Overview
RNAcentral holds the sequence, with entries from Rfam and Ribocentre. c-di-GMP-I-GGC riboswitch aptamer from Cellulomonas sp. Leaf395, 75 nucleotides, folded computationally. Of the family's consensus pairs, 95% are formed in the model. Lineage of the source: Bacteria > Actinomycetota > Actinomycetes > Cellulomonadaceae > Cellulomonas.
RNA sequence: AGCGACAACGGCAAACCCGCUGCAAGGCGGGGACGCAAAGCCACGGGGCCUACAUGGCCAGCCGAGCUACCGAAC
Repeated sequence: AGCGACAACGGCAAACCCGCUGCAAGGCGGGGACGCAAAGCCACGGGGCCUACAUGGCCAGCCGAGCUACCGAAC
């Protein structure tokens, strides 16, 4: 450095419900846990979604690229 355990310390939080917000996709907060070793960040490529169809917007918990990070058994 790769890698990733029935390890440790911790972390995040799908569906669903409630509130706020947005035309919408969706976002934020609370509850809640299906899962996650980057489920941290990032719309660069692919892909999906929205409609006030525009020099537009949304999705990072779909895949890849890029950036950053905790721990240390085996290999």